This is a predicted structure of a 1502-nucleotide RNA (small-subunit ribosomal RNA) from an uncultured bacterium. Its Rfam family is "Bacterial small subunit ribosomal RNA". RNAcentral holds the sequence, with entries from ENA and SILVA.

């Protein structure tokens, strides 16, 4: 560093998503050890128990309680011990209790606060400090009390009250006063104002405590300076969202005088002024403790304050003071609420946000553990007592960082598992096992007691008397730890995720849109690398995943670093106030803005560097930094002040220019309507009608009047306005812009948020007006509907005056203003020359409208001196798409309704250009039997026959627009057969191999049986190197078989666009790319076939052409062919001889190429009654089918990958079915007749190509015939099949017929084991229905259609009217491409690309979801007005208490909190009720995309 997702593909433009770090973290698997750091983010939710703030007996009066002494008593008794009782404060100590210091640290929390709270930087001349440290001076006298203790008394109990006496370092009082306060004076130095304030005067008032020691002495104690420390104020800077919070404030802002504090100050009061704050965002909502720092990040930012440090605030809630040096006081008081708890019901009592525990809350976060050893705090002369502070310990993968789970060897590459192409191989895998080794950790035993200790105590010693040395000696929770030795022995110790791509890792198996994944994009409908197992394989590893949240990627809020024609975005326009930003030149200053030094930037923590723990995390030294303050300097820029300029800007004068604006006056031509005149039956209107109008006289036409609105031609890429807009013609007023030339003003200038103005069109209100034209409406029409597109009408409106409204796709989708950057080309309106001289043209310069290009931009299209280019300023506006320009609120408005303007939810995109196709009821060009023009059928009848349906035990099975339906089937009575039904067989109906055993197989015959089958009887092998072979059947063992499934797993092959001319590619060029070019144009052509022209030049697969086949000739070769010519021969025939000349057969070649002639045409090539020629412009016909489309057809022809059966879905076999029959479709036969039908005839004619040995049969000769019998010939140019229409005569005379021939009855022929289902044919009768076929629809363009008939394949035979091939007869018609159908080519539009059979809109049902209104209803927290008021200050009073001093009570004022009342704010909910989303297949239409069928679209009314 990037990366996946929007398209068929590009490229921008964007959102979304990942891959990295991090956490006080939870959750899911898993878990060996050790440092080292952390552990209630929720309920500042309630809390049981215990512990967390005391010390001092060296202040003090004392003595419940322990100890020792003493005294007295028992007892036990060793005469003096021990035990016990009593007394004794006499001495250790010492509960309580007076007092002196501390409890304002330390420890918890983060609720509150948005603030001078924090931070950072200054000041305090406006303050205070207990303990501590330096300095001066001091500690004189006396005197009342209160606690405890003792007596009473009231309570259940907290407690309490009354009397009594008492001490102090308590508490008074008097006295000193270095001093100090205060009043009074003086008033030097200095200071940013008020001021300070050395000194000096006079007066007032202010101190004290003792205590230990034998003592020296200590530790106090008082008063003043003065220092350190702590804190107290006050200022600047900086410190979150919201403007859908725009005003806000009455002690509020100053002043003067007072209260009151340490102190300044409206802090408080009184009175006097009228002020203070705010778009540089007051106030008001909401959120937040804030900082060193941490996380992230290249940075700049972003986010966040858990642990440690600082600072604030709290302390169950909210108020209050009291003691103090310091508190409005966590573990004090007081009061008042809630709450909990005792209780005797009178009354009380308590506050874990101290450290452990608890119970609740929550996804979640621990032990009611040890010690004061150490650091540190308190108190004490000390000893030492206290410390849940602190240090240690336990829990917890919750982090970070170290270790280790074993090394080395070892291939028969074991086994087992997976997998494959499977006799075998591959992987897991040197893994293992097995050998050797090593021993962290593990266990066991031992050493070890370390370091951390020094103070302290006690002694000596040195002086400088309280400090140093030495020496003893005591103090360890953790801990009998770390640590170090030895011993046994690989021995105790791997998981988690993941594997489709991002993203590193792939194969079976199972499931079959189910299960279920999933972070995005997506996977899963039978071959899932996407689910679920399993093998392997990837990361990581004592951890691996997930989840949440934070940055990062995201330059996607862009300061560094973003845009705004079309992607989201330039406000409709213009004035202009703040505001920003602003020409030259010279002086100052020196705010920005640089450079130096100085202070400060706390530790910690981050960089670096170096050091200690075995290393590492950790720990410790040191160095390094922004910021902000000061301070001295520089002086180009910005600025800021002073003076000059004239180039930006303006004014004057001239000249011009225009549909600029405002008023009024006029004018002509349409149109309508009136009133008349001609004049008659329609007129209008449409795709075509009607609706209307017209004999009551329209339409048409003239003449006259009248009414309103626009205002032809001129007329344009004209022109002029800021924008909207602005068009007849004149008068008048206003403004505007331009170009000349001089003069003057000298920076007055640009942009402008709010403001304020002006703003089409449609709408509003008032009054006019009212032709034409026209929303609504309302008939007619179209239409499956038609509230529309088309007509006839027609009201608002358009028009005028006035005044609202403020909106358009208000578009150049392009904000204004300057400066700069190659041109041509037209054009308006000025100036200047040349020419012209009533015109014209040219050149040059200024400002205006266009049009093309260059550099340059741009994602492309495209802009390009009128930029979207270079650049400055300045002002508006975007930051996914949908919700939605909606809701709520507030502003405007009569009103419609504008502005401003969200958010739940929802999607993995929406968009923007441009490419390649596809498609258009888009345009152009072109071929086709595609139309046309024609001949002939189909569509109707019967019957064939496929098929769809029904039916069936079955009617096997595929094939379904064009591209299935007389197809697969080129032959279903059995077989065929795949179906059914019944019988059978299970190494199996066949085949192959190995072994074994028997035997010929076989034929004959018999019985059961529908056959398969099953049983029994006769009769019988070959070769042979002698081992053994063929054969046949049995038995066994290995391979079976399956017309079962998937044509959407596949191969092959085959159908279709389409024989249509098209489909590519090298390399070059052009574009960021996709992609183009060539292959495009212009002529040819059947053809991308050529030609020419060309950023292309060639090439390939496709056309053509090589091939076969007809048609012409020439060679060669003649037999079964042929018969001119010789010759024999017959009734007749090449019948024979003979020939190979012709015909023909089949082999090889000629030929035809637009070569030749005209004509057109650059060429290609095109045209001809053209030559010649059998053929002439592809000569006809066929084989030949580019890249490809349709997941097109085939698994049933074959093959094959999966899956499925296996005494059956395999196999035999009888029968039966595939032939069914109300229909409906397709191909085809035969007809319907007179161009025919029958019959007769002739010498009856006259083909091609085939086929023939289980045949083909010549011919005889029966049968009417089908055919039977008997027979030549022919394995074929030899013999056989063998033509029919034609053509001639007769008949039939328009009818269901002498036309058609179905169906049915007889009788028969042949094939076959077998013609009942179910064959073909003959005869004989019988004669259905049909009389040329509705809508509509096929085939053909010459030997074609159309008609006639003949072979052929399969075949026992046939259901062959089919199929494939032959010949005989043989037309007609083509103006023309307008139209259908389907193509090619080039253009154009596109919101399709599964590509118009597309894509897409609303509305209406259905489920879910969020959300707005909305009667009420409920809660919240702030605020105000009344009314009330605890504590407690302060004050006043103070008749009561006290001798007094003073206090009680008592009232005031404030004031928590309580009550009430109107609001306003925020949030819940709620009948009903509106839209909005989202949801595989609903309903209704057809709105948009193409010209989308009426061109879309914005505004706005209806």
């Nucleotide at each position: 560093a990037g990366a996946g997702u929007u398209u068929g593909a590009u490229c921008a433009u964007g959102g979304c998503u990942c891959a990295g770090g991090a956490u006080g973290a939870a959750c899911g698997c898993u878990a060996g050890c050790u440092a080292c750091a952390g552990g209630c983010u929720u309920a500042a939710c309630a809390c049981a128990u215990g512990c967390a703030a005391g010390u001092c007996g060296c202040g003090g009066g004392g003595c419940a309680g322990c100890a020792u002494g003493u005294c007295g008593g028992u007892u036990g008794c060793u005469u003096g011990c021990a035990a016990c009782c009593g007394a004794u404060g006499a001495u250790g100590g010492c509960g309580a209790c007076c007092g002196g210091c501390g409890c304002a640290c330390g420890g918890g929390u983060g609720a509150g606060u948005a603030a001078c709270g924090c931070g950072u930087a200054u000041c305090c001349a406006a303050c205070c400090u207990g303990c501590c440290c330096u300095g001066c001076g001091g500690u004189a006298g006396g005197g009342a009390a209160c606690a405890g203790c003792c007596c009473g008394g009231c309570g259940a109990a907290a407690g309490u009250c009354g009397g009594a006496u008492u001490a102090a370092u308590g508490c008074c009082c008097u006295a000193u006063g270095u001093g100090c306060u205060c009043a009074u004076u003086u008033g030097a130095c200095g200071g940013c104002a008020u001021c300070a304030g050395a000194u000096u005067u006079u007066g007032a008032g202010c101190a004290a405590a003792g205590g230990a020691g034998c003592g020296a002495u200590u530790c106090g104690c008082c008063g003043c300076a003065g220092g350190a420390u702590g804190g107290g104020g006050a200022u600047g800077c900086g410190u979150c969202c919201g403007a859908u919070u725009a005003g806000c404030u009455u002690g509020c802002c100053g002043g003067c005088g007072g209260g009151g504090u340490a102190a300044c100050g409206g802090c408080c009061c009184a009175c006097c002024g009228g002020g203070g704050c705010a778009u540089c965002g007051a106030u008001c909502g909401g959120u937040a403790g804030g900082g060193g720092u941490u996380c992230u990040g290249a940075g700049a930012g972003g986010a966040a304050g858990g642990u440690c440090c600082c600072c604030c605030a709290c302390a169950c809630u909210g108020g209050u003071a009291c003691u103090g040096a310091g508190a409005c006081a966590c573990g004090g008081a007081c009061c008042a609420g809630a709450c909990u708890c005792c209780u005797a019901c009178g009354g009380g009592a308590g506050g874990c946000a101290g450290c452990a525990g608890u119970g609740a809350g929550g996804a979640a976060u621990a032990u009611u553990g040890g010690u004061c050893a150490a650091u540190g705090g308190g108190c004490g002369u000390g000893a030492g007592c206290c410390u849940g502070a602190a240090c240690c310990a336990g829990c917890c993968a919750a982090g970070u960082a170290g270790c280790g789970u074993g090394c080395a060897g070892g291939a028969a590459g074991a086994c087992g598992g997976c997998c494959c192409u499977a006799u075998g191989g591959g992987u897991u895998g040197u893994a293992a096992a097995c050998u050797g080794c090593u021993u962290u950790u593990a266990u066991g035993c031992g050493g070890g007691g370390a370091u951390a200790a020094a103070c302290g105590u006690c002694g000596c010693u040195a002086c400088g008397u309280g400090u140093a040395g030495c020496g003893a000696u005591u103090u360890g929770c953790a801990g009998g730890u770390a640590c170090c030795g030895c011993a046994u022995g690989a021995a105790u110790a791997a998981g988690g995720a993941c594997c489709g791509g991002c993203u590193a890792a792939u194969u079976c198996c199972g499931u079959g849109c189910c299960a279920g994944c999933a972070g995005c994009c997506g996977c899963g409908g039978u071959a899932a690398u996407a689910c679920g197992g399993a093998a392997g394989g990837u990361c990581c590893g004592g951890g691996c995943g997930u989840u949440a949240u934070c940055c990062g990627g995201a330059u996607u809020u862009a300061u560094u670093g973003g845009g705004u024609u079309u992607a989201a975005a330039g406000g409709g326009u213009g004035c202009g106030c703040a505001g920003g930003c602003g020409g030259c030149g010279c002086g100052a200053a020196a705010a920005g803005u640089c450079a130096g030094c100085g202070g400060u930037c706390a530790a910690a923590g981050u960089u670096c560097c170096g050091g200690g723990c075995u290393c590492a995390a950790c720990c410790c030294g040191g160095u390094g930094a922004c910021g902000c303050c000061g301070u001295u300097g520089a002086a180009a820029c910005u600025u800021u002040c002073g003076u000059g300029c004239u180039g930006g800007a303006g004014u004057u004068c001239g000249u011009g220019c225009g549909a600029g604006g405002g008023a009024g006056g006029c004018g002509g031509a349409a149109u309508g309507c009136g009133u008349u005149g001609u004049g008659u039956a329609g007129c209008g209107g449409u795709g075509a009608a009607a609706u209307g109008c017209a004999u009551a006289g329209a339409u048409a036409u003239g003449a006259c009047g009248c009414a309103g609105a626009a205002c032809c031609c001129c007329g344009a890429u004209u022109g002029c306005g800021a924008a909207g807009g602005c068009a007849g013609c004149u008068u008048u007023c206003c403004a505007g812009c331009a170009c000349g030339c001089g003069a003057c003003u000298g920076a007055c200038g640009c942009u402008g948020a709010g403001g304020c103005a002006c703003g089409a069109a449609a709408g509003c209100g008032u009054g006019g007006g009212g032709a034409g034209c026209g929303a609504a409406c309302a008939g007619g029409a179209u239409u499956a509907g038609a509230u529309a597109c088309c007509c006839u009408g027609g009201u608002a409106g358009u028009c005028c005056a006035c005044g609202c409204g403020g909106u358009a796709a208000a578009c150049g989708a392009u904000g204004a203003a300057u400066a700069c950057u190659a041109g041509c080309c037209c054009u308006g309106c000025g100036g200047c020359g040349c020419g012209a001289a009533u015109g014209a043209g040219u050149g040059c310069u200024g400002c205006g409208g266009g049009g093309c290009a260059g550099a340059g931009u741009g994602a492309a299209a495209a802009c390009g001196u009128u930029a979207a280019g270079u650049a400055u300023u300045c002002c508006a506006c975007c930051u996914g798409g949908g919700g939605a320009g909606u809701a709520c609120g507030c502003c405007g408005g009569c009103a419609a309704c504008g502005g401003u303007g969200a958010a739940a939810c929802u999607c993995a995109a929406a968009g923007g250009a441009a490419u390649u196709g596809a498609c258009g009821g888009g345009g152009g060009c072109c071929a086709g039997c595609a139309c046309a023009a024609g001949c002939g059928g189909a569509g109707g009848a019967a019957c064939a026959u496929g098929u769809g349906g029904u039916u069936u035990a079955a009617u096997u099975c595929g094939a379904u627009g064009a591209u299935a339906c007389g197809c697969g089937a080129g032959g279903a009575a059995c077989c065929u057969u795949a179906c059914c039904c019944g019988g059978g067989c299970u190494c199996a109906a066949a085949c192959g191999g190995c072994g074994g055993g028997a035997g010929a197989c076989g034929c004959g015959u018999c019985c059961g049986g529908a056959a398969a089958c099953g049983g029994g009887c006769g009769u019988u092998c070959c070769c042979u190197u002698c081992g053994g072979g063929g054969c046949u059947g049995c038995c066994g063992c290995c391979g079976a078989g399956g017309u079962g499934c998937u044509g959407c797993a596949u191969g092959g092959u085959u159908g279709u666009c389409g024989u249509c001319a098209g489909c590519u590619c090298g390399u070059g060029c052009c574009g960021u790319g996709a992609g183009g070019u060539g292959u495009c144009g212009g002529c040819u052509u059947a053809a991308g076939u050529g030609c020419c022209a060309u950023a292309a030049c060639g090439a390939g697969c496709g056309c053509a052409a090589c091939c076969c086949c007809c048609a012409u000739c020439u060679u060669c070769a003649g037999u079964u062919g042929c018969c001119a010519g010789c010759g024999g021969g017959c009734a007749a025939a090449g019948c024979c001889g003979g020939g190979c000349a012709c015909u023909c057969u089949g082999g090889a070649g000629a030929g035809a190429c637009u070569g030749c002639c005209a004509g057109c045409g650059c060429a290609a090539g095109c045209u001809g009654u053209g030559a010649g020629g059998a053929a002439g412009g592809c000569g006809g016909g066929g084989a030949u089918g580019a890249c490809g489309u349709c997941a097109a057809a085939u698994c049933a022809g074959c093959a094959c990958g999966g899956c499925c059966c296996u005494u059956a879905c395999g196999u035999c076999c009888g029968g039966g079915g595939c032939g069914a029959c109300a229909c409906a479709c397709g191909u085809g036969u035969u007809a319907c007749a007179a161009u025919g039908g029958c019959a007769g005839g002739g010498u009856c004619a006259c083909a091609g190509a085939g086929g023939g040995a289980a045949g083909c049969c010549a011919g005889g000769c029966g049968g009417c015939g089908a055919c039977g019998c008997c027979g030549a010939g022919c394995c074929g140019a030899u013999c056989c099949c063998g033509a029919a229409a034609a053509c001639c005569u007769g008949u039939c005379u328009c009818a269901g017929u002498u036309c058609g021939g179905a169906u049915c009855g007889g009788a028969g022929u042949c094939u076959g084991c077998a013609a009942c289902c179910c064959g073909a044919c003959u005869c004989c009768g019988u004669g259905a229905a049909g009389c040329u076929g509705g809508a509509u629809u096929c085939g053909c363009u010459a030997g074609u259609a159309a008609u006639c008939g003949c072979g052929c394949a399969u075949c026992a035979g046939c259901c062959a009217u089919g199929g494939c091939g032959c010949g005989g007869u043989g037309a007609a018609u083509a103006c023309g491409u307008u139209c259908c159908c389907g193509g090619g080519c080039c253009u154009u539009g596109u919101a399709c690309a599964c590509a118009c059979c597309g894509c897409c809109c609303g509305u209406c049902a259905a489920g879910c979801c969020a959300u707005g209104g909305a009667a009420g209803c409920c809660u919240g927290g702030a605020g105000u007005g009344c009314c009330u008021g605890a504590a407690g200050u302060u004050c006043g009073u103070g008749a009561c208490c006290g001798c007094g001093a003073g206090g009680a009570g008592c009232g005031a004022c404030c004031a928590a909190g309580g009550g009430u009342a109107a609001g306003a704010c925020a949030g819940g909910u709620a009948a009903c009720u509106g839209g909005g989303g989202c949801u595989a297949a609903g309903u209704c239409g057809u709105a948009a995309c193409a010209a989308g069928g009426u061109a879309a679209c914005c505004g706005u009314a209806a």